[in-house]
Context: one part of a larger RNA
């Protein structure tokens, strides 16, 4: 060393796919790598242990036994694991009919709101707040009909309801797509799981270029409040919110819970299949599968709670932690127009 551990105490990469690795379903024979037993060699002496001996005693010395737990030869086993073969279907996958869905992507169209613009009615107010005021308006505002423009967003349906890996996805309609899920039967026959590196995806805000800007809207302006008011309220406002390419790659990227099997009582609701009952064919019961939500038994857990969607009982792979603070910083590399990201100390100090 052979530890404990990650859901809140430090700690699950933001998610996927996938490389070398690791690991791996049932069944025949066969081999002897790992295994397991035997046997030989060797494994210096001294050392450590046993026994006995010698120095008056001990230390120390001398004998003679064990040990040397390891390596290599050889001889045997054949269960387990490798490796070679014969085969199987329960794992995985395809095939076919079907279903549900805001799952992407493009391109088109709607309508309610909002703003502006022009025209008609109208006249002294309108905003707007705890309450003013700043501000708009007699150059005619606000209200109110019409008619036009633009740009964003999709009310109601809306559902601990649906899809998706995550991040996220919500008017309509058309084209292309991706992936779930049900059900027989059919085909391949471990093709399977993980994933160090690696590669692709990733809200929002930034960022570069080039459009576009309605309404909101950091900065800023101004009114307000207040001892002050770089603020909260109020009137205005520019990036920037929108589009198209191209960077950034971070978040309480949370279920703060990695990923994949497998086992371990129920009861209830809700989506989406399939299947069966008829003593009420109904807004009915029952089974059964894939989800998604409430409780709950044993079991865990420091508690709280979780509890067949596990934090329970194992198994396989990767991540990732080891008293605070210094610090997720320095200094170096790698990326990046930059912002900055990412790997990541130490002195010190309690």
């Nucleotide at each position: 060393c052979u530890g404990g551990g990650c859901g809140u105490a430090a700690a699950g990469c933001g998610u996927a796919c996938g490389u070398a690795g690791g690991u791996g379903g049932u069944u025949u024979g066969g081999u002897a790598a790992g295994u397991a037993g035997g046997u030989u060699g060797u494994u210096a002496a001294a050392u450590c242990c046993c026994u006995g001996g010698g120095c008056u005693u001990a230390a120390c010395c001398c004998a003679g036994g064990a040990a040397c737990u390891g390596c290599a030869g050889u001889c045997u086993a054949a269960a387990c694991u490798g490796c070679c073969u014969c085969a199987c279907u329960a794992g995985a996958g395809a095939u076919c009919a079907g279903u549900a869905g805001a799952g992407g992507g493009a391109g088109g169209u709607g309508g309610a709101a909002u703003u502006c613009c022009u025209g008609g009615u109208g006249u002294a107010g309108c905003g707007g707040u705890g309450a003013a005021a700043u501000g708009c308006g007699u150059a005619g505002a606000u209200a109110u009909c019409a008619g036009g423009a633009a740009g964003a967003a999709c009310a109601c349906c809306a559902g601990u309801g649906g899809c998706g890996a995550a991040g996220g996805c919500g008017a309509c309609c058309u084209c292309c797509u991706g992936g779930a899920c049900u059900g027989u039967a059919u085909c391949u026959g471990a093709c399977a799981c993980u994933g160090a590196g690696g590669u692709a995806c990733g809200a929002a805000a930034g960022c570069g270029u080039g459009g576009g800007g309605a309404g909101c809207a950091a900065a800023c302006a101004g009114g307000a409040u207040u001892a002050g008011a770089u603020a909260c309220c109020c009137u205005g406002g520019u990036a920037g919110u929108c589009c198209a390419c191209g960077c950034c790659g971070u978040a309480a990227a949370c279920g703060a819970u990695g990923a994949g099997a497998a086992c371990u009582a129920g009861c209830u609701g809700u989506u989406g299949g399939g299947g069966g009952c008829c003593u009420u064919u109904g807004u009915g019961c029952c089974c059964u599968u894939a989800g998604u939500g409430g409780c709950g038994c044993a079991g865990u857990u420091a508690a709280c709670g979780c509890g067949u969607u596990a934090a329970g009982u194992u198994c396989u792979c990767c991540g990732c932690c080891u008293g605070g603070g210094g610090a997720g910083u320095a200094c170096g590399g790698c990326c990046g127009c930059a912002a900055g990201g990412u790997u990541a100390a130490a002195a010190c100090u309690c």
RNAcentral holds the full RNA, with entries from ENA. A computed fold for a 350-nucleotide part of an RNA from an uncultured prokaryote, annotated as small-subunit ribosomal RNA, central domain. It matches the Rfam family "Bacterial small subunit ribosomal RNA".